Predicted 3D model of a 73-nucleotide RNA (transfer RNA) from a Clostridiales bacterium. The sequence was found in a public genome assembly. The source organism's lineage runs through Bacteria, Bacillati, Bacillota, Clostridia and Eubacteriales.
């Protein structure tokens, strides 16, 4: 340099045009325990990387920037 795929909650990861954007494992709280642990309720956390374009309507399609892996030269 070129060619692909990934970026959504702390972590891993689903969702793939239209719903209030979800799950586990984590954290807070409460219940149970002599205390913890397990377990059982509950509940807090998101500019879906960023910027633009399409569309009545975009996490989702299209462009471009950043970032990350993997390939080829």
């Nucleotide at each position: 340099g070129c060619a692909c795929u990934c970026u959504u909650a702390g972590c891993u990861c689903a969702g793939u045009g239209g719903a209030u954007a979800g799950a586990g494992c984590g954290c807070u709280c409460g219940g149970c325990u002599c205390c913890g642990g397990a377990c059982c309720g509950a509940g807090a956390g998101g500019u879906c990387a960023c910027a633009g374009g399409u569309u009545c309507g975009a996490u989702u399609c299209c462009u471009g920037u950043a970032g990350a892996g993997c390939g080829c030269a």